[in-house]
RNA sequence: GGAGCGGGCUGGACGAUCGCGGGGGGAGAGACAACCCUCCGAGGAAAGUCCGGACACCACAGGGCGAGGCGGUGGGUAACGCCCACCCGGGGAAACCCGCGGGAAAGUGCCACAGAAACAUACGGCCGAUGGCGCGGCCACAGCUGAGUCGCGCACAGGCAAAGGUGAAAUGGUGCGGUAAGAGCGCACCGGCGCCGCGGCGACGCGGCGGCCAGGCAAACCCCGCCCGGUGCAAGGCCAAGCAGGACCGCUGACCCGGCCCGGGUAGGUCCAGGUAGGCCGCAGGGCCGUUGGCCCCGCCGGGGAUCAAACCCCGUCGAGACAGAUGGUCGUCCUCGACAGGAUCCGGCUUACAGGCCCGCUAAGGAA
Numbered sequence: 001g002g003a004g005c006g007g008g009c010u011g012g013a014c015g016a017u018c019g020c021g022g023g024g025g026g027a028g029a030g031a032c033a034a035c036c037c038u039c040c041g042a043g044g045a046a047a048g049u050c051c052g053g054a055c056a057c058c059a060c061a062g063g064g065c066g067a068g069g070c071g072g073u074g075g076g077u078a079a080c081g082c083c084c085a086c087c088c089g090g091g092g093a094a095a096c097c098c099g100c101g102g103g104a105a106a107g108u109g110c111c112a113c114a115g116a117a118a119c120a121u122a123c124g125g126c127c128g129a130u131g132g133c134g135c136g137g138c139c140a141c142a143g144c145u146g147a148g149u150c151g152c153g154c155a156c157a158g159g160c161a162a163a164g165g166u167g168a169a170a171u172g173g174u175g176c177g178g179u180a181a182g183a184g185c186g187c188a189c190c191g192g193c194g195c196c197g198c199g200g201c202g203a204c205g206c207g208g209c210g211g212c213c214a215g216g217c218a219a220a221c222c223c224c225g226c227c228c229g230g231u232g233c234a235a236g237g238c239c240a241a242g243c244a245g246g247a248c249c250g251c252u253g254a255c256c257c258g259g260c261c262c263g264g265g266u267a268g269g270u271c272c273a274g275g276u277a278g279g280c281c282g283c284a285g286g287g288c289c290g291u292u293g294g295c296c297c298c299g300c301c302g303g304g305g306a307u308c309a310a311a312c313c314c315c316g317u318c319g320a321g322a323c324a325g326a327u328g329g330u331c332g333u334c335c336u337c338g339a340c341a342g343g344a345u346c347c348g349g350c351u352u353a354c355a356g357g358c359c360c361g362c363u364a365a366g367g368a369a
Stems, first nucleotide, its partner, number of pairs: 003363008012334007020041007043340001047351002050349005055232004068227004072086005087101001088099004102223002107221002109217003123164001125160003130157002132154007172190006191213002193210007236281004245272005254266004285297005298319002301316005335338001
């Protein structure tokens, strides 16, 4: 230098100008808008809205059933399905990566096609030791029959699951022995399971013993353990026009109930409740308090002091908060020519999208120099 693995950072820069959302100040007697000055103004994912919480309102004595979620072990955390470390399984030469990773020996169910058979079976095949049938020999003699016994044949009863074939999967594997043929039937090694011992907090690992050998699927029902009220800032709280509603007043001086009185109604006045439009809060760095505010801490920027320069000290200012939603346009200079994309209650995660650039750590099997 090339190949690979893991992690982190960054996500055009500077200036001018015209705009946009918000805070503070100025001017005016005061207030809103407008005007002037000044300051602040999106992301690593702001996204998907998938988890977990804060917060808010509603519901709620206790117990049970149901529904949903999670699932190796030990920690972390406000909490989590997140993170860290480890275990087991798989991949890689390695760094390292991947895993919806409790139970299939409680029960039920399913296992396409093919195949005899998918949980108990036998299609072709092997055997036929034993029984049966047939033939022959012996016993056994002159002949016949024949118990028994020996051999051969048949494949009828029956035995087998090794090899074949099918399949994603045929029920431990390989080898030797054994047998009529076979088979954990016996043995050795390997795998699984169970028991014991040792190590480890634990998942688990190592060793010994026992032929104990059991198909897969739980992202099928189910069983075991743990968690779990509902709705989401359009939550919710405060103020509150107008219209309608209620109570009271009344000089009658207005109108209506045919003229008058009483009474009633309308209009008028005062007050009240709920609450619509609308407005404010929730709502903006963090914390505390006696909460129109004050104090402390953190950070950016500007100014001053100190210093060789910093660290440091002082002062000032600021920290997105809209409500249909503000970050943009134009011009100039430069570079490696710029990706995915924009808040909407907030926070912790996960996932997904992403042009390019920078930094750190790690690996070494094979080939070449």